[in-house]
């Protein structure tokens, strides 16, 4: 110095829940709160995967309205979709405390 990683020493994060904030939602924050974590630290503009669906799209699905016929035109709903998250899903990357066998 790498690797690994202990009922260790010192310190740290902080799941679900409950509050209150915030967004369209997913979620995110902030206080309690600890299920866990050796990277549970960063990085979502690295690459898969999941999660949500505002806006668009909705043209050949659904209903409905109004033209007025085998058509158009509009609302409304299913539906498709990340440009939205999720680093505590994985795999990359960067950074890092300890330190035994």
């Nucleotide at each position: 110095c790498u690797c690994c990683g202990a009922c260790a020493a010192a310190g740290g994060c902080a799941a679900a829940c409950a509050c209150a904030g915030u967004c369209a939602a997913a979620g995110c924050u902030g206080u309690g709160g600890a299920c866990g974590c050796a990277a549970a630290a960063c990085u979502g503009a690295g690459g898969g995967a999941c999660c949500u669906a505002a806006a668009a799209c909705g043209g050949a699905g659904a209903a409905g309205u109004g033209a007025a016929u085998u058509u158009c035109a509009c609302u409304u709903c299913a539906g498709u979709c990340a440009u939205g998250g999720u680093a505590g899903c994985c795999c990359g990357g960067u950074u890092g405390c300890c330190a035994a066998a």
Record summary: The prediction has a mean pLDDT of 84. c-di-GMP-I riboswitch aptamer from a Chloroflexota bacterium, 101 nucleotides, folded computationally. Rfam family: c-di-GMP-I riboswitch aptamer. Rfam links the family to the GO term cyclic-di-GMP binding. The source organism's lineage runs through Bacteria, Bacillati and Chloroflexota. It was read from a public genome assembly, where an Rfam model found it.